[in-house]
Context: one part of a larger RNA
Molecule: small-subunit ribosomal RNA, central domain
Organism: Candidatus Poribacteria bacterium
RNA sequence: CUGGGCGUAAAGCGCGCGCAGGCGGUAGAGUCAGUCAGACGUGAAAGGGUUCGGCUCAACCGAACCAUUGCGUUUGAUACUGCACUACUUGAGUCUGGAAGAGGAAAGUGGAAUGUACGGUGUAGCGGUGAAAUGCUCAGAUAUCGUAUAGAACACCCGUGGCGAAGGCGGCUUUCUGGUCUAAGACUGACGCUCAUGCGCGAAAGUUUGGGGAGCAACCGGGAUUAGAUACCCCGCUAGUCCUUACUGUAAACGAUGGGUACUAAGUGUAGGGGGUAUUGAUUCCCUCUGUGCUGUAGCUAACGCAUUAAGUACCCCGCCUGGGGAGUACGGCCGCAAGGUUAAAACUC
Numbered sequence: 001c002u003g004g005g006c007g008u009a010a011a012g013c014g015c016g017c018g019c020a021g022g023c024g025g026u027a028g029a030g031u032c033a034g035u036c037a038g039a040c041g042u043g044a045a046a047g048g049g050u051u052c053g054g055c056u057c058a059a060c061c062g063a064a065c066c067a068u069u070g071c072g073u074u075u076g077a078u079a080c081u082g083c084a085c086u087a088c089u090u091g092a093g094u095c096u097g098g099a100a101g102a103g104g105a106a107a108g109u110g111g112a113a114u115g116u117a118c119g120g121u122g123u124a125g126c127g128g129u130g131a132a133a134u135g136c137u138c139a140g141a142u143a144u145c146g147u148a149u150a151g152a153a154c155a156c157c158c159g160u161g162g163c164g165a166a167g168g169c170g171g172c173u174u175u176c177u178g179g180u181c182u183a184a185g186a187c188u189g190a191c192g193c194u195c196a197u198g199c200g201c202g203a204a205a206g207u208u209u210g211g212g213g214a215g216c217a218a219c220c221g222g223g224a225u226u227a228g229a230u231a232c233c234c235c236g237c238u239a240g241u242c243c244u245u246a247c248u249g250u251a252a253a254c255g256a257u258g259g260g261u262a263c264u265a266a267g268u269g270u271a272g273g274g275g276g277u278a279u280u281g282a283u284u285c286c287c288u289c290u291g292u293g294c295u296g297u298a299g300c301u302a303a304c305g306c307a308u309u310a311a312g313u314a315c316c317c318c319g320c321c322u323g324g325g326g327a328g329u330a331c332g333g334c335c336g337c338a339a340g341g342u343u344a345a346a347a348c349u350c
Base pairs, nucleotide, nucleotide: 004321005320006319007304008303012318014201015200016199017198021194022193023192025088026087027086028085030083031082033081034080035077036076037075038074039073040072041071042070048066049065050064051063052062053061054060091191092188093187094186095185096183097182098181099180103177104176105175106174107173108172109171110154114150115149116148117147118146119145120144121143125136126135162169163168206247207246210243211242215241216240220236221235222234223233258317259316260315261314262313263312266295267294268293269292270291271290272289273288274287275286276285278283299306300305323350324349325348332343333342334341335340
């Protein structure tokens, strides 16, 4: 390589957009490139196979035939694939009426809590712990009331609820804006799926510019604990956490499960639509589409489990795996301000 695999054993890129490439709906007529069949030519010799023969046999040698699965020319076949053409509507998309939503961006705004400042009341403690101490406090703390101010986060509602490709998104209002679902028609007419390279998005931490800084809090300083205690506990506190500019590009970025299409028992909950029956109505029941859960048959699985949201049955495209350690490391390349990221070995060893 072939083959076999990728939820948990090694293995699905963090996620999307998408060029090339690969693959691609229904019908008709055309062509005959692929494909299939026949004929002819060629496919050196040696070697190989079968049969026969020569050395007393064999090895060895000789002869004939076969094979040489290929290539070329030519004559045909036309189902399938390709190519160019015509048409179609079920895939895909557009239009119209409705619908839900923490989807995104910007601006504004609200209350609770917390801290601080000032003022009032008031007096000896407060705080903290397993127990303490460091710490704060008669220069009047803690507690309590009033006023002011600052920053950050949005209790209840909140729900295996919703939205988003993923990361993620939660007070309220406005503006701008993306996607989705549903109903009935109309329209376009295969316009589709996937996607190496590429481009974009991408939690937290970290870096950078300028702000901001209430609370929390790596580092650091104290107090304890302890044999020690570079910790767990306590008192403080700086980066940071927030906004803004530009980077970084990684996570158990997880459903540890790539995307698309089709098919394959049921039952039950929930979210968003639509239809129908009954009804004065509320409402209830039935059907249906889309999402999200649970249980479960067949089937699958090493088992656990999965099971119409498949890990079942198939097809298409991409990515990835190939014993453990060495090692996601070294070297080199590329990227980055750096931190580092990415690509990615070998010796050696079991």